[in-house]
Source information: A computed fold for a 268-nucleotide RNA from an Acidimicrobiia bacterium, annotated as Bacterial large signal recognition particle RNA. Its Rfam family is "Bacterial large signal recognition particle RNA". The family's RNA type in Rfam is non-coding RNA gene.

RNA sequence: UCGUGCAACGCGGGACGCUAGGGGUGUCCUGUAACCCGAAACCCUCUACAGGCGGGGCGGACGCCCGUCGAAGGAUGCCGAGAUGGCGGGAAACCGGAUCGGUACGAGCGAUGAAGGUCAGGCCCAUACGCUACCUAACCCUCGCCAACCGGGUCAGGUCCGGGAGGAAGCAGCCCUAAACGAAGGAAUCGGUUGCCGUAAGGUCACCGGGCCCGAGCCACCGGCCGUUCCAGGCCCCAAAAUCCGCACUCGACGACGGGCCGCACGG
Numbered sequence: 001u002c003g004u005g006c007a008a009c010g011c012g013g014g015a016c017g018c019u020a021g022g023g024g025u026g027u028c029c030u031g032u033a034a035c036c037c038g039a040a041a042c043c044c045u046c047u048a049c050a051g052g053c054g055g056g057g058c059g060g061a062c063g064c065c066c067g068u069c070g071a072a073g074g075a076u077g078c079c080g081a082g083a084u085g086g087c088g089g090g091a092a093a094c095c096g097g098a099u100c101g102g103u104a105c106g107a108g109c110g111a112u113g114a115a116g117g118u119c120a121g122g123c124c125c126a127u128a129c130g131c132u133a134c135c136u137a138a139c140c141c142u143c144g145c146c147a148a149c150c151g152g153g154u155c156a157g158g159u160c161c162g163g164g165a166g167g168a169a170g171c172a173g174c175c176c177u178a179a180a181c182g183a184a185g186g187a188a189u190c191g192g193u194u195g196c197c198g199u200a201a202g203g204u205c206a207c208c209g210g211g212c213c214c215g216a217g218c219c220a221c222c223g224g225c226c227g228u229u230c231c232a233g234g235c236c237c238c239a240a241a242a243u244c245c246g247c248a249c250u251c252g253a254c255g256a257c258g259g260g261c262c263g264c265a266c267g268g
Stems, first nucleotide, its partner, number of pairs: 001268006009059003012030005020047005035056004063261008073251002076248003080244002084240001086238001088237003094234002096231003100227004105223002108218002116213004121208002124203002127200004131195001133193003137189001139186002142183003151176004159168003
């Protein structure tokens, strides 16, 4: 140095998450020439020699380790921005909304005459009288009903008087009737109530229209403007916050450069 057999080892790595902790399954990043099958999240496997477990296959000193530099991506901390939501707080100002007061710019009314004055009227209120309608009470007429006995008629039975002929009183029943009560109607009286009603003499000037005088303002419903008080939607502040930018620190796949290590047996 070559060949054969073996064996260490290799057939991806990293961050997060989970865990007392190490791995795996999970999520993400990176990378590839980086095997196959099976189970694994209230999970699987292990214990600091922890960097998986069970079964099979391939390669086999192929390679492994260290340092420097670069570096995808992640963890942590800090600064800043920030969708969004908050029974969070504020309201000095502005916008918005509400309330009250003012003003009289607009709108509206006014020389076909404002405001004001005056005259009579309407409307309204109360009084008296009249009328109307209704109610109540009494009155009149008609009808109905109506009496254990103390109203009438007729009075079975029974009772009484009589020698007899006959007579008497009379209950129930039946037929009536008085008072009372009831119903419908009538005339019109007492009382009360009602009225787009009438008459008389008043009241009120709030409203309405009109006549006369005079001659220019009136109004504040609405819009505008000024102010008052309030609400808290915009707004301001506060804390939270998905997400994002930056800085520090840390882990770090992968890449570049440099260095170190690489077994046993047999045979040529």